[in-house]
């Protein structure tokens, strides 16, 4: 010079929860936590405490359950893409 490397998001699968509506998403307010390989940082992301407002579907059965289907659903997996900036470092 150039390049690699993170949370993270999205599709897909598989196992759960809900469908009598928790879960999840939205706005504001505080607090705080982690954040490429090292340091710190608030761009991004998360948690948790308060308000507010608000959308989702439920059905069929052999009556034992299963079974498909729905959700701004949980966690694991892999693939592919899309992914901080200051300083140091690593590779060519």
């Nucleotide at each position: 010079c150039a390049a690699a490397a993170u949370a993270g998001g999205c599709u897909c699968c598989a196992u759960g929860c809900g469908u009598c509506a928790a879960g999840u998403g939205u706005u504001c307010a505080g607090u705080g936590g982690a954040u490429g390989g090292g340091g710190a940082g608030u761009u991004g992301c998360c948690a948790c405490u308060g308000a507010a407002a608000c959308g989702a579907a439920a059905a069929g059965u052999c009556u034992g359950u299963c079974u498909u289907a729905c959700g701004a659903u949980a966690u694991g997996g892999a693939a592919g893409c899309c992914g901080c900036a200051c300083c140091c470092g690593u590779u060519g």